[in-house]
Molecule: c-di-GMP-I riboswitch aptamer
Organism: uncultured Acetatifactor sp.
RNA sequence: GCAAACCGUUAGAAAUGGCGGGACGCAAAGCUAUGGGGGCUAAGGUGUUGGAAGUUCGUUGGACAAUGCUAUGCCAGCCCGGCCGCCG
Numbered sequence: 001g002c003a004a005a006c007c008g009u010u011a012g013a014a015a016u017g018g019c020g021g022g023a024c025g026c027a028a029a030g031c032u033a034u035g036g037g038g039g040c041u042a043a044g045g046u047g048u049u050g051g052a053a054g055u056u057c058g059u060u061g062g063a064c065a066a067u068g069c070u071a072u073g074c075c076a077g078c079c080c081g082g083c084c085g086c087c088g
Base pairs, nucleotide, nucleotide: 001026002025006021007020008019009018010017011016024077030083031082032081035080036079037078038075039074040073044070045069046068047067048066049065050064054060
């Protein structure tokens, strides 16, 4: 010098971020997520299952619900790298 959890408020679908309080920690806890790995979330998209209204009664219909996948959203206080610095 910075400020985790937590609390208040605010933005957001969420993850998470901003501001105020607060200090667990940090000798880069400064910047970089368009350098690489890893992690978080899933609005939208898409798959599966169930399935309402309607209906010409059907191998009809697909509102809605549950659930899987997905980053275009995030995390630099997960690690390596890059950039720019302070003290000894």